[in-house]
């Protein structure tokens, strides 16, 4: 110095252009003498930045950042 890939909730990750989710974990109750299990339930999001296209953009374009990964 090329080239490809990722980036979404505290963690791992879903996510046909049309109200952003699930697993786990957090907190609250319920069951227990208590704890754990189990059950409801809530709480938590600048969808990496910045731009553009569209009646709308996590999703599509540009451009840059961080990270892995190949190549020299």
């Nucleotide at each position: 110095g090329g080239g490809g890939g990722u980036g979404u909730a505290g963690c791992u990750c879903a996510g046909u252009g049309g109200u952003a989710g699930a697993g786990u974990g957090u907190a609250u109750g319920c069951u227990u003498u208590g704890c754990a299990u189990g059950c409801a339930u809530a709480a938590g999001g600048u969808c990496c930045u910045g731009g553009g296209u569209u009646u709308g953009a996590g999703g599509c374009c540009c451009a840059g950042c961080a990270c892995c990964u190949c190549c020299a």
About this RNA: Predicted 3D model of a 72-nucleotide RNA (transfer RNA) from Microcebus murinus. The source organism's lineage runs through Eukaryota, Metazoa, Gnathostomata, Boreoeutheria and Microcebus. Its Rfam family is "tRNA". Its family is annotated with triplet codon-amino acid adaptor activity in the Gene Ontology. By type it is a transfer RNA. It is recorded under the gene name tRNA-Ala-TGC-6-1. The RNAcentral record of the sequence draws on GtRNAdb and Rfam.